[in-house]
This is a predicted structure of a 76-nucleotide RNA (transfer RNA) from an Actinomycetota bacterium. Its mean pLDDT, the model's own confidence on a scale to 100, is 82. The organism belongs to Actinomycetota, within Bacteria. Rfam family: tRNA. The family's RNA type in Rfam is transfer RNA.
RNA sequence: GCGCUCGUAGCUCAGUGGAUAGAGCACAGGCCUCCGAAGCCUGGGGUCGUGGGUUCAAAUCCCGCCGAGCGCGCCA
Numbered sequence: 001g002c003g004c005u006c007g008u009a010g011c012u013c014a015g016u017g018g019a020u021a022g023a024g025c026a027c028a029g030g031c032c033u034c035c036g037a038a039g040c041c042u043g044g045g046g047u048c049g050u051g052g053g054u055u056c057a058a059a060u061c062c063c064g065c066c067g068a069g070c071g072c073g074c075c076a
Base pairs, nucleotide, nucleotide: 001072002071003070004069005068006067007066010025011024012023013022018056027043028042029041030040031039049065050064051063052062053061
């Protein structure tokens, strides 16, 4: 340099065109307990990498860029 895959909550991931984007863990508060752990309840937390495009409507489709991984190649 070329090709492929990926980027969604603090972490691991789901959501493959339809209205206000979800789960588990983690975190905060509460219940329980002598205290803690476990368990139960409630809650906070999101520019969906970024900039454009298509569409009545985009996390989802298309293009550029940025970043990560894998493969191939180049460089004496």